Molecule: THF (Tetrahydrofolate) riboswitch aptamer
Organism: bovine gut metagenome
RNA sequence: UAGAGUAGAUAUUGCGCGUCAAGUGUCAUGAGAUGGGAUGUUGCUCAUGAACGAAGGAUCAGAUCUGCGGUGUAAUAUCGCGUCCGCUA
Numbered sequence: 001u002a003g004a005g006u007a008g009a010u011a012u013u014g015c016g017c018g019u020c021a022a023g024u025g026u027c028a029u030g031a032g033a034u035g036g037g038a039u040g041u042u043g044c045u046c047a048u049g050a051a052c053g054a055a056g057g058a059u060c061a062g063a064u065c066u067g068c069g070g071u072g073u074a075a076u077a078u079c080g081c082g083u084c085c086g087c088u089a
Base pairs, nucleotide, nucleotide: 001089002088003087008079009078010077011076012075013074014073015072016071017069018068019067026050027049028048029047030046031045032044036085037084038083039082040081056066057065058064059063
């Protein structure tokens, strides 16, 4: 001097969940984790409370199929820490 590496985010696909409404998203409070180490904001997660809120349908013997949800998860691809120290070349 250059590079690697986080939590996560987006997209695609598969497998699921809900559609008798959870989940997602918003706000408030508290807590937690977060490149290899320390620290730390933004983000992220969890708990409680509040407000708001939805797309079902077909067949029917059992059940199946197909939609919908700013839905969960895995893989892949892309993006990806502020400071100090460390690692690789």